[in-house]
RNA sequence: GAAGCGCGCCAGACCGCCGCUGGUGCAAGUUGGGAAACCAAGCACUGGAGGAACGUCCGGACUGCACAGGACAGCGUAGCAGCUAACGGCUGCCCACCGUGAGGUGAGGAUUAGAGCAACAGAGACGAGCCGAUUAAGUUCGGGUGAAACGGGCAAUCUCUACGCGCAGCAAUACCAAGUAGGCCAACGUUGAUGUGGUUCCGCAGAGUUGGCGGGUAGGUAGCAUUGAGCCGUGGUGGCGACACCCGGCCCAGAUUAAUGGCGGUCACAUUCGGGCAACCGAAUGCACAGAAUCCGGCUUAUCGGCGCGCUUCACAC
Numbered sequence: 001g002a003a004g005c006g007c008g009c010c011a012g013a014c015c016g017c018c019g020c021u022g023g024u025g026c027a028a029g030u031u032g033g034g035a036a037a038c039c040a041a042g043c044a045c046u047g048g049a050g051g052a053a054c055g056u057c058c059g060g061a062c063u064g065c066a067c068a069g070g071a072c073a074g075c076g077u078a079g080c081a082g083c084u085a086a087c088g089g090c091u092g093c094c095c096a097c098c099g100u101g102a103g104g105u106g107a108g109g110a111u112u113a114g115a116g117c118a119a120c121a122g123a124g125a126c127g128a129g130c131c132g133a134u135u136a137a138g139u140u141c142g143g144g145u146g147a148a149a150c151g152g153g154c155a156a157u158c159u160c161u162a163c164g165c166g167c168a169g170c171a172a173u174a175c176c177a178a179g180u181a182g183g184c185c186a187a188c189g190u191u192g193a194u195g196u197g198g199u200u201c202c203g204c205a206g207a208g209u210u211g212g213c214g215g216g217u218a219g220g221u222a223g224c225a226u227u228g229a230g231c232c233g234u235g236g237u238g239g240c241g242a243c244a245c246c247c248g249g250c251c252c253a254g255a256u257u258a259a260u261g262g263c264g265g266u267c268a269c270a271u272u273c274g275g276g277c278a279a280c281c282g283a284a285u286g287c288a289c290a291g292a293a294u295c296c297g298g299c300u301u302a303u304c305g306g307c308g309c310g311c312u313u314c315a316c317a318c
Base pairs, nucleotide, nucleotide: 001314002313003312004311005310006309007308008307009306010305012267013266014265015264016263017262018261020048021047022046023045024044025043026042030041031040032039033038050289055299057298058297059296060295061294062169063168064167065166074165075164076163077162078161079093080092081091082090083089094108095106096105097104098103109160110159114158115157116154117153127150130143131142132141133140173222174221175220176219183213184212185211186210187209188208194205195204196203197202198201230250231249232248233247235246236245237244238243269286270285271284272283273282274281275280
């Protein structure tokens, strides 16, 4: 210098103006919406997308229902040892395969319990045998093909073994308020309740009327987002490591009308064009993948451009 391998990081920065949205404080307990529950409105301060928030694939928290214990069925996992709340995740080691190498990949239990399968070639492919020679005797020797020819292979076919798993999911679930249809209970009612018209009494209609309970969907609040398997650190101790413990600091989005944006300026980056010997100057365009929805740990997939660290192979120079 070229080509690679592994790990980590960034995902434009700053300023101004205008908005959207969560929280806290203050103020009036007023106004508006609503049947109500409840929600909204002013000012100030302050928080406001990601490394994957994606997929919803795996594991948990949480919630409801179910639940004496055990077994079967079903589903899942599979070297050994560990980490973890848990896992199909991660770490270390072994083994196999790929790579010159740094490294990468692994669906890595069992085929003397049983069943099933094996393209092409080959006489024959899982049943044992077949062909040739030979011998007292299936007694001995040889046989092209093929991955495999009588001794084996495949469990990524069923199966067996060991271990794990109750079912459903925040549209879970709990509470609040009004209450349609239908229902239940009580009182009164063809001996006229009740409704209604008019000249207080006479008509007309007439089988229900009144009250209470309860009540699908839609509505509101909580769940839900300040205390956690939480985040940060050139921190300490132990461990090869995943990780554990300790110390210090921090509080960090959150709805369903579904927020996280727009405009302008300066600078940075990339590409193209023009100028210049060059350093550079000017202009235009662009800046990926994507976007929270109960929360958390993983995995998978997408991703313009760039940076850092460690390592490998080859070439060259000393």
The RNA shown here (Bacterial RNase P class A) has 318 nucleotides and comes from Giesbergeria sp.
RNAcentral holds the sequence, with entries from ENA.
A source record names the gene rnpB.
Its mean pLDDT, the model's own confidence on a scale to 100, is 76.